This is a predicted structure of a 73-nucleotide RNA (transfer RNA) from a Kiritimatiellia bacterium. The prediction has a mean pLDDT of 81. Rfam family: tRNA. It is annotated as a transfer RNA.
Formats: sequence, structure tokens, C1' cells
RNA sequence: GCCAACCUAGCUCAGCUGGUAGAGCAGGUCAUUCGUAAUGAUCAGGUCAUGGGUUCGAAUCCCUUGGUUGGCU
Repeated sequence: GCCAACCUAGCUCAGCUGGUAGAGCAGGUCAUUCGUAAUGAUCAGGUCAUGGGUUCGAAUCCCUUGGUUGGCU
């Protein structure tokens, strides 16, 4: 230098061909216990990497920029 994949909650990741953004772990509160752990219930947490385009409607389709990983030279 070229090519490909990926970027979603604090972390690991779903989101099936456009129609209300989710799970597990972690965190707060409550219950249980003499207490802790474990367990159960509940709550909070997201400008879906950036900027544009298409569309009535975009995490999802297209383009740009940035980043991560891999391959080729």
C1' cells in the first nucleotide's frame, strides 16, 4: 500500500433479510440469614463508533471518516 470482517449498557455478546433496543455477568434497593456468601424479587444503566444519504420509518440498506482484528504484498 491492497483486501476482508467487526464497532450495540461498565464487561461478554444477541438483535433472522427496515416497524417500541435486549440477555448474561457486574452495580443499587428489598427479602431471606445471628452475620456473610449463595438464592429470589425489583430498579437503574444506551446520541447502536463519526458524519451524511435513501425511506413514512434505519442498530439494520448505501457512502464517508475513525478505530480494532485478520490476510496479502
Background:
NCBI's taxonomy places the organism under Bacteria, Pseudomonadati, Kiritimatiellota, Kiritimatiellia. It was read from a public genome assembly.